Predicted 3D model of a 146-nucleotide RNA (Guanidine-I riboswitch aptamer) from a Cyanobacteriota bacterium. Taxonomically the source falls in Cyanobacteriota (Bacteria, Bacillati). It matches the Rfam family "Guanidine-I riboswitch aptamer". Its family is annotated with regulation of gene expression in the Gene Ontology. The coordinates come from a structure-prediction model, not an experiment, and the mean pLDDT is 77.
[in-house]
RNA sequence: UUUUAAGACACCUAGGGUUCCAGUUAAAUCUACUUAGUUUGGCAGGGUAGAUUUGGUGUUUGGUCCGAGAGAUGUCGGCUGAAGCUGAGAGUGCGCAAUGUAUCACUCUGGUUUUGGUUACACGGAGGGAUAAAAGCCCGGGAGAA
Numbered sequence: 001u002u003u004u005a006a007g008a009c010a011c012c013u014a015g016g017g018u019u020c021c022a023g024u025u026a027a028a029u030c031u032a033c034u035u036a037g038u039u040u041g042g043c044a045g046g047g048u049a050g051a052u053u054u055g056g057u058g059u060u061u062g063g064u065c066c067g068a069g070a071g072a073u074g075u076c077g078g079c080u081g082a083a084g085c086u087g088a089g090a091g092u093g094c095g096c097a098a099u100g101u102a103u104c105a106c107u108c109u110g111g112u113u114u115u116g117g118u119u120a121c122a123c124g125g126a127g128g129g130a131u132a133a134a135a136g137c138c139c140g141g142g143a144g145a146a
Stems, first nucleotide, its partner, number of pairs: 007076004012071001015066002020063002022060001023057013077119010088109006095101001121141001123144001127139003
């Protein structure tokens, strides 16, 4: 390098971070309530709650999202057993006095339907890459180890 499908996909999990949603927090604006000093009224300021906008935060349980070669399940596919149907070819047997030849039966090589089985084994960095970002994702059943 070639052949050999240890194949492909779906859904989920371990796990993952932070684009969006949500949580939380800060500021600004608006609304409502409340507010001390002798009394009354008002303003400013202060406090509480809610709403909106803009930022921070994944050491925020979560929703969305990513997600296993060595995790689960399933579907298709691969390989294979059995039963049935069937094309062509080859062989065998029976019948005929023989050659030869028709039919029938059986076997082998194929195709197809249904129904089973099986699809093994597998320690593994660092580093880099994508995505919003990260990861058991990809590089990668790699390098390496036994």